[in-house]
Record summary
Two RNAs folded together computationally: RNase P RNA and transfer RNA, 454 nucleotides in total. Rfam match: Bacterial RNase P class A. The family's RNA type in Rfam is ribozyme. Model confidence (mean pLDDT): 75 of 100.
């Protein structure tokens, strides 16, 4: 220097003029301060926060799922196991092994139980089953009858692989060496590695129900409080008129007139209203919830690491039909043409926009810087 | 803002709960039929099952993600 993987940042700056929203000078006006994002998004996880009757347990349904650790929590992060896949080296019997480094990985169980495996195919999981071939008997020579899953064929997938002895011909039937599984020593918190024995070694789906473990009460800022117009044939208090301006949910009770002077008791008819004042809920609206925080930023101590702990330091987006704009002009950027060069001209500059607040995750993003770690070619 | 739901020819719906090449109507398009046009008959064509990307032996169905419509709550 090129290529290539992998991962962090940055994403225009300054000045005039003229607006907008907040807040600060006591109030108007002036006058000063602030002012979107790495994703403000999608709303896909998880916590704060509030409200639901301040208990305590279970079932349903709903997510998670190799280990350890971070964290307020999380399906997220860190670092480790195993796996798969890729570039290189180096050995090889050319099939592979090792060995670095780099990505990927919904990674618990399929000897708890149900199911599903289409076509083909003898047989798709009950040690089942014989199309072809092989063996052995029997034959009227056309085949029958029995064992056999080593071979052939079918399939996405065929009952542990290779080799050998064994046998009528075969089989984990035995053997050795793999591979796997179970036990046990050692290493490691652990996942797991390794040494040894044992061998009862019948597939694939759990992003199929299911089991096993481990979480989640439910709703959701339109939550929730606070203050608090008008309006009202309901409620309280007064007063005027009135023959009386009453009570109970409700049957009814309770006044009042009038027959009839008085009590009493029946019968009929009435008492629904006017004017002030006040109290309640809380409807429009108003403000609280809301903006300093599980916050940045250096340095130090601790950890391989996310992270924590301790010190200094720094930081006013907060609007509600919704502010954070516009317009000139300069610099720097990126691209075209011109030109030996200096230079000057043109065009262009993403995604996208806060709406209780935080941690992550996904997705979109013109353009730039940078860092690590593999190859490769020069120097030295 | 929160909360659910749905996407299949050019319209309208199927698809036996994951099985081979995804079907029917309408409507376009060619033929017949008629003197011509309409109805009728025969027949063709049109799908990357919204876009990726996973599980699977195998997806229109399951699973994650983007992207579009929709609904319902003062």
């Nucleotide at each position: 220097g090129a290529g290539g993987c992998a991962g962090u940042c940055c994403g225009u700056u300054c000045u005039a003029u003229c607006g907008a929203u907040u807040c600060g000078u006591a109030a108007a006006a002036g006058c000063g301060a602030a002012u979107a994002g790495g994703a403000a998004a999608g709303u896909c996880c998880g916590g704060g926060c509030a409200a639901c009757a301040c208990a305590g347990g279970g079932u349903a349904c709903c997510g998670c799922a190799c280990u350890u650790c971070c964290u307020a929590a999380c399906a997220g992060g860190a670092a480790g196991g195993c796996g798969c896949u890729u570039c290189g080296g180096a050995c090889u019997u050319c099939g592979g092994u090792u060995u670095g480094g780099g990505g990927c990985g919904a990674c618990a169980g399929a000897c708890a139980g149900u199911g599903u495996c289409a076509c083909a195919g003898a047989a798709a999981a009950c040690u089942a089953u014989a199309c072809c071939g092989c063996c052995a008997c029997c034959u009227u020579a056309g085949g029958g009858u029995g064992g056999u899953a080593a071979g052939g064929g079918u399939g996405a997938a065929a009952a542990a692989g290779u080799g050998g002895g064994g046998u009528a011909a075969g089989a984990g039937c035995c053997c050795a060496c793999u591979c796997g599984u179970u036990c046990a020593g050692c290493a490691g918190c652990g996942a797991u590695g390794u040494u040894g024995a044992a061998u009862u070694g019948g597939g694939a789906c759990a992003a199929a129900c299911c089991u096993u473990g481990c979480g989640g009460g439910u709703u959701g800022a339109a939550a929730g409080g606070u203050c608090a117009a008008a309006u009202a044939a309901a409620c309280c208090u007064g007063g005027a008129u009135u023959a009386a301006a009453g009570g109970g949910c409700g049957a009814c009770c309770c006044g009042c007139u009038u027959u009839a002077u008085u009590g009493c008791g029946c019968a009929a008819g009435c008492g629904a209203g006017c004017c002030a004042g006040g109290a309640g809920g809380g409807u429009a609206g108003a403000c609280c919830g809301a903006u300093g925080g599980a916050g940045g930023u250096g340095c130090a101590g601790c950890g391989u690491g996310a992270g924590u702990u301790g010190c200094a330091u720094c930081c006013u987006a907060g609007a509600u039909c919704a502010a954070u704009g516009a317009u000139a002009g300069a610099a720097g950027c990126u691209c075209c043409a011109c030109g030996a060069a200096a230079g000057g001209g043109g065009a262009g500059a993403a995604c996208a926009g806060a709406a209780c607040c935080c941690g992550g995750c996904u997705u979109a993003c013109a353009g730039g810087a940078c860092u690590g770690c593999c190859u490769u070619u020069u120097u030295u | 803002g929160c909360a659910u739901g749905c996407g299949u020819a050019g319209c309208u719906c199927a698809a036996u709960u994951g099985g081979a090449u995804a079907g029917a109507g309408c409507a376009u398009c060619u033929g017949a039929c008629u003197a011509c046009g309409g109805a009728u008959c025969a027949g063709a064509a049109g799908g990357u099952u919204u876009g990726g990307g996973g599980u699977u032996c195998g997806a229109a169905u399951c699973c994650c993600u983007a992207c579009g419509c929709g609904u319902g709550c003062a």